This is a predicted structure of a 76-nucleotide RNA (transfer RNA) from a Chloroflexota bacterium. It matches the Rfam family "tRNA". Rfam classes the family as a transfer RNA. Its mean pLDDT, the model's own confidence on a scale to 100, is 80.

RNA sequence: GCCCUCGUAGCUCAGCCGGCAGAGCAACCGCCUUGUAAGUGGUCGGUCGUCGGUUCGAUUCCGACCGAGGGCUCCA
Repeated sequence: GCCCUCGUAGCUCAGCCGGCAGAGCAACCGCCUUGUAAGUGGUCGGUCGUCGGUUCGAUUCCGACCGAGGGCUCCA
């Protein structure tokens, strides 16, 4: 340099065909317990990597860029 995959909550990850963004864990507040752990109920938490394009409408489609991981780079 080229190719492929990925980027969504603090962490790990879903999101099928474009139409109200979710789960588990963590955090916080309760219940339970003499107390802790465990268990259990609830709450909070998102510029969906960035910038453009298409569309009535984009996390989803297209382009460029940024970042992470992987692969390739012949013969004389």